[in-house]
Context: one part of a larger RNA
RNA sequence: GAACGAACGCUGGCGGCGUGCUUAACACAUGCAAGUCGAACGAGAAAGGCACCUUCGGGUGCUGAGUAGAGUGGCGCACGGGUGAGUAACGCGUAGGUAAUCUACCCCAAUAUUUGGAAUAACCUCGGGAAACCGUGGCUAAUACCGGAUACGCUUCACAUAUUUCAUGAUAAGUGAAGGAAAGGAGGCCUCUUCUUGAAAGCUUCCGUAUAGGGAUGAGCCUGCGUACCAUUAGCUAGUUGGUGGGGUAAAGGCCUACCAAGGCAACGAUGGUUAGCGGGUCUGAGAGGAUGAUCCGCCACACUGGAACUGGAACACGGACCAGACUCCUACGGGAGGCAGCAGUGAGGAAUAUUGCGCAAUGGGGGCAACCCUGACGCAGCGACGCCGCGUGGGUGAGGAAGGUUUUCGGAUCGUAAAGCCCUGUCAGGUGGGAAGAAGUGUUAUGUGUUUAAUACGCAUGUAAUUUGACGGUACCACCAGAGGAAGCACCGGCUAACUCCGUGCCAGCAGCCGCGGUAAUACGGAGGGUGCGAGCGUUGUUC
Numbered sequence: 001g002a003a004c005g006a007a008c009g010c011u012g013g014c015g016g017c018g019u020g021c022u023u024a025a026c027a028c029a030u031g032c033a034a035g036u037c038g039a040a041c042g043a044g045a046a047a048g049g050c051a052c053c054u055u056c057g058g059g060u061g062c063u064g065a066g067u068a069g070a071g072u073g074g075c076g077c078a079c080g081g082g083u084g085a086g087u088a089a090c091g092c093g094u095a096g097g098u099a100a101u102c103u104a105c106c107c108c109a110a111u112a113u114u115u116g117g118a119a120u121a122a123c124c125u126c127g128g129g130a131a132a133c134c135g136u137g138g139c140u141a142a143u144a145c146c147g148g149a150u151a152c153g154c155u156u157c158a159c160a161u162a163u164u165u166c167a168u169g170a171u172a173a174g175u176g177a178a179g180g181a182a183a184g185g186a187g188g189c190c191u192c193u194u195c196u197u198g199a200a201a202g203c204u205u206c207c208g209u210a211u212a213g214g215g216a217u218g219a220g221c222c223u224g225c226g227u228a229c230c231a232u233u234a235g236c237u238a239g240u241u242g243g244u245g246g247g248g249u250a251a252a253g254g255c256c257u258a259c260c261a262a263g264g265c266a267a268c269g270a271u272g273g274u275u276a277g278c279g280g281g282u283c284u285g286a287g288a289g290g291a292u293g294a295u296c297c298g299c300c301a302c303a304c305u306g307g308a309a310c311u312g313g314a315a316c317a318c319g320g321a322c323c324a325g326a327c328u329c330c331u332a333c334g335g336g337a338g339g340c341a342g343c344a345g346u347g348a349g350g351a352a353u354a355u356u357g358c359g360c361a362a363u364g365g366g367g368g369c370a371a372c373c374c375u376g377a378c379g380c381a382g383c384g385a386c387g388c389c390g391c392g393u394g395g396g397u398g399a400g401g402a403a404g405g406u407u408u409u410c411g412g413a414u415c416g417u418a419a420a421g422c423c424c425u426g427u428c429a430g431g432u433g434g435g436a437a438g439a440a441g442u443g444u445u446a447u448g449u450g451u452u453u454a455a456u457a458c459g460c461a462u463g464u465a466a467u468u469u470g471a472c473g474g475u476a477c478c479a480c481c482a483g484a485g486g487a488a489g490c491a492c493c494g495g496c497u498a499a500c501u502c503c504g505u506g507c508c509a510g511c512a513g514c515c516g517c518g519g520u521a522a523u524a525c526g527g528a529g530g531g532u533g534c535g536a537g538c539g540u541u542g543u544u545c
Base pairs, nucleotide, nucleotide: 001545002544003543004542006541007540008539009538010537013391014390015389016388017387018386019384020383021349026347027346028345030344031343032342035075036074037073040072041071048063049062050061051060052059053058082302083301084300091227092226093225094224095223096222097221098220101219102218106215107214108213110211111210112209113208114148115147116146117145123138124137126135127134128133154179155178156177157176158175159174161172162171163170164169184207185206186205187204188203189202193200194199195198228274229273230272235265236264237263240262241261242260243259244258245257246256247255277299278298279297280296281292282291283290284289304325305324306323307322327338328337329336330335355381357380358379359378363377364375365374366373367372394424395423396422397421404415405414406413407412428486430481431480432479433478434477438472443467444466445465446464447463448462449461450460451459489534490533491532492531493530494515495514496513500529501528502527503526504525510517511516
C1' cells in the first nucleotide's frame, strides 16, 4: 500500500447492487418448511336451509353432498434446503478403466394386455387403557395380494461356429432342454356383430400395465498421479499378505467364511500423534509465490449420541421405523411423547451477525389427463454505512477587507469572498397527480386447418379473436408545487509524513507505530486559533499478502 463475512470509538442525508452467528455440531417455546391423485377402490357425515308430522320434548323427508374428514392403493417423500462435527482418505482434484455393474420417472421403435382365486382396512360390534394407542368377532372393494396360461432376439444349462481381445472373456447368429409377465381407468360413437329405445362383452381415441431391445440421465466400483505439520513418533501388521473351495452383492474383491502357505508395509517416511472438509475460486503480488476456502458452483460427510436394518430403481434415510444412551416434557405412576446443522424466532456463549414479514405473479420442483393443490426452494419486502458504486449538503456576485475570535514588534497580520447583502438554480428529501416492463401461458367461449377414425363425434396438434393471472406496488419512472430551505464529520500537524503558533503544565499529568517527547518559554502532553489529509465517513484494533 492492498484486502476483510469484521469488531470498537466519534459522526451520520439519499439511492442502487451485494452481504450478514467466523463463537456453543449448545439447548430450544410457537408457527410454517412434503404432499398429491375421486380419471385406481369401497364406504361416507354434520351444522345450516326448506317441507311435513308433533304428545311441543322432538321425529321424518329433501337439500347441504357423493361435499368435508378418514381409510385401502399409486407416485413423491433419496430432490430441493441446512451444517462442516468427523475425515490426511480413492475423501477431493485430474486423467483413465468397468470385457466386474445397476438405472424409477423421460424419449425411440416393437409385441402383448389372457384366465381364475382368497383376503383385508375403512365400517359395524364388544372390550382394555389416564393417555399414546391396542385387541376380539362380523361385512366389503381395487391398478392392493396370490395362482394358472401364453411369450420374445430375455435368464440358466448343454452342444457347436465366426469375428475380436493381453486375458478370465466380449460380440454376432444357431440347435436342444428348463424357467420367468401383465391391471385396468376415462372420453366419444353406431360403420361392422348382438340385442335394438339406444346400448354392449362391439368400434375408436387417450392415459396406464407387462416383456424384451436401444437411448438419455443418474449412480456404484477400480486404477495412475497430486493432496498439511511432527522423526523430541522407527518399526507396524493374524483377516494381517496370498491361494483354493463356499457364501454374499447390481457388480470385481478377505467383502465374509473354512482350509492351506507365510507373507504384506516401511527412511522414496510405514505406524503413531496434531491439525483440517476438498476443489472451482478469493486476497495479495510485476511475476514466481504466499495466505485462504464466507457468499455463488461441483463433490464429500453429517442430521441429539451410538448401533443394526426395513421399504424402495436408488437410503442404511434431517422433518421414516427399531434398539440402547443422555437430556426435556406429559402422566391417573401402570406407561407414553420429542429431536430447528430447514425458514423465522428464543435463551445461552460472544467483540459480533437481521423479520416469529408478503406471495406462489415469475423461475424451478412433487402429484394430477386437466382444472388445480403443495412448495420458508424461489421471487420480493424489512433491519444493519457491513462492503462496493453513484448523488447531494448549493451556484454566481460581493472589501466598509464589517462584527467577533486568534495573534502582535501594537503599525498590523490572519480566519477571509469567508459571512452579511444582491442575483439565481432546484439534484436528493417533502407534497400533488399520472403510472409501468417483468405475462409467457393455462383454462373458458367462438372459429379455421391438419391428424386419428367408419365418422362432420371424442381426442390430439397448430392458428385466429375475445376473456382470465402481479407478491413486489400505487413501487420504478414521468410531470407539476414550494423554497437555500432538512443534510459534515473524523483523524492528524517533532522526523519518518502533507500540515505552526499562543496559553496551561513543569520527568508531574500525560503521549508513543519506530526514533523518542515532558525536570519553567514543549511546533511531541492538555486546550485554543490556524493548517493538512480523507469525506458520509474517518480513525483504532485484529488478520493476510
Annotation: Predicted 3D model of a 545-nucleotide part of an RNA (small-subunit ribosomal RNA, 5' domain) from a metagenome. Its Rfam family is "Bacterial small subunit ribosomal RNA".